[in-house]
RNA sequence: UGGGAAAAAGCCAAAUCCUGAGCGAUCAGGAGACGGAAAGCCACGGGUCUUUAACAGACGGCCGGGUUGCCUGAA
Numbered sequence: 001u002g003g004g005a006a007a008a009a010g011c012c013a014a015a016u017c018c019u020g021a022g023c024g025a026u027c028a029g030g031a032g033a034c035g036g037a038a039a040g041c042c043a044c045g046g047g048u049c050u051u052u053a054a055c056a057g058a059c060g061g062c063c064g065g066g067u068u069g070c071c072u073g074a075a
Stems, first nucleotide, its partner, number of pairs: 001075001003072002011036002016031006034061001040067003044064003047059004
């Protein structure tokens, strides 16, 4: 530089259950692991969803893009 085969240190945590917030999408905490190589961060493009339909919101574990970063076979 480029990639993620295998593994490992460490990390995150789907469904479900409990508690709380919200009209809602959903979010926060706890339990719990289906999975993840960015399942870290950013609503920039697309997409989906909510509503009191607007000049408002939600989702980054839907796909791109940007940015930062751990480990590592081979070159």
This is a predicted structure of a 75-nucleotide RNA (c-di-GMP-I-GGC riboswitch aptamer) from a Desulfobacteraceae bacterium. Model confidence (mean pLDDT): 78 of 100.